This is a predicted structure of a 361-nucleotide RNA (Bacterial RNase P class A) from uncultured Longimicrobium sp. It matches the Rfam family "Bacterial RNase P class A". It is annotated as a ribozyme. Its mean pLDDT, the model's own confidence on a scale to 100, is 77.

[in-house]
RNA sequence: GAGGAUCGCGGCGCUCCUUGAGGGCGUCGAGGAAAGUCCGAGCUCCGCAGGGCAGGGUGCCGGCUAACGGCCGGGCGCCGCAAGGCGACGGAAAGUGCCACAGAGAACAGACCGCCGAUGGCCCCUCCGGGGGCACAGGCAAGGGUGAAACGGUGCGGUAAGAGCGCACCGCCCCGGCGGCAACGACGGGGGCAGGGCAAACCCCACCCGGAGCAAGGCCGAACAGGAACGAGGGGCUGCCCGCCCCGCGAAGGAUUCCGGUCCUUCACAGUUCCGGGUAGGCCGCACGAGGCCGGUGGCAACAUCGGUCCCAGAGAAAUGAUCCUCGGCCCGGCAACGGGCUGACAGAACUCGGCUUAUU
Numbered sequence: 001g002a003g004g005a006u007c008g009c010g011g012c013g014c015u016c017c018u019u020g021a022g023g024g025c026g027u028c029g030a031g032g033a034a035a036g037u038c039c040g041a042g043c044u045c046c047g048c049a050g051g052g053c054a055g056g057g058u059g060c061c062g063g064c065u066a067a068c069g070g071c072c073g074g075g076c077g078c079c080g081c082a083a084g085g086c087g088a089c090g091g092a093a094a095g096u097g098c099c100a101c102a103g104a105g106a107a108c109a110g111a112c113c114g115c116c117g118a119u120g121g122c123c124c125c126u127c128c129g130g131g132g133g134c135a136c137a138g139g140c141a142a143g144g145g146u147g148a149a150a151c152g153g154u155g156c157g158g159u160a161a162g163a164g165c166g167c168a169c170c171g172c173c174c175c176g177g178c179g180g181c182a183a184c185g186a187c188g189g190g191g192g193c194a195g196g197g198c199a200a201a202c203c204c205c206a207c208c209c210g211g212a213g214c215a216a217g218g219c220c221g222a223a224c225a226g227g228a229a230c231g232a233g234g235g236g237c238u239g240c241c242c243g244c245c246c247c248g249c250g251a252a253g254g255a256u257u258c259c260g261g262u263c264c265u266u267c268a269c270a271g272u273u274c275c276g277g278g279u280a281g282g283c284c285g286c287a288c289g290a291g292g293c294c295g296g297u298g299g300c301a302a303c304a305u306c307g308g309u310c311c312c313a314g315a316g317a318a319a320u321g322a323u324c325c326u327c328g329g330c331c332c333g334g335c336a337a338c339g340g341g342c343u344g345a346c347a348g349a350a351c352u353c354g355g356c357u358u359a360u361u
Stems, first nucleotide, its partner, number of pairs: 001327007009029008017020001031346001035357002038355005043213004055209005060074005075089001076087004090204002095202002097198003112144002114140003119137002121134005152170006171193001172191005178185002217284004226275005233247005250267007291310008328343006
């Protein structure tokens, strides 16, 4: 690692009767990372005329993809003998800024040691042609030294000493056509060489980006609280329903009175019905999907497409465990037959996918 057995736990379906925290049967039941929540999406609600600013992200080229900061292929650079590995890999001749320490000098640079002293100066000698010396002016940047980095490198020539000052090769820049979709490459020509490094510093350029998240969100909906109506009926048309018409009606207080009445004001608690909101709670979202496996085709590949086949946890503070057997694997001993040991670690679903990263004998 594969298959199986027994017991246990959770979901679903069927079933039994002794109807309950019940029994039986069947079926399904974690991962390569279910993790971190770092990117990208689906889905949902809110927002949104269009454009811009701000902010964030990405950054060689081509392809793949729903999309990506992912993947594949390629280019270039660095490392490696090689197989191969790694790379925030646009712009430093738009601007600004920074370059510690050391060092003379760190960007339209500089002279500490050093080299020279041709030219000028001073001193000595002279056969008056010149020769020798000093290192004052001055020249130089080769060599030494500092540094992560010192204004192309190596060599030859040249020179007083030097220097792209001249030349060859290498590097660099510009131009041209060629190959390549492109990044880029190889070639030819020209130029003595400008333009140090840093953009994971601001910045510039190109492209991308609305926000919140399944406690999204939808449906149903007790209880409590809120609002409204009723709270008196009887009769007729008309046998019933609707509608219409007629008559009538409780309590308390007040005013008036011809004591019969009339008028005015107020009306509870409880109940019933309705209304909108919506808590607890229930249901959905939510398990058929950018799906898995096998095969064919296209492609270097990522991937695409076609055919077949499978249904594969669901949910709530939350089940997924233990023991054993067989085979296999690894290690040790042994010539072999065989014997012994180990068979785990990291971890663990909670809306779902694609990645990355991290953990793991």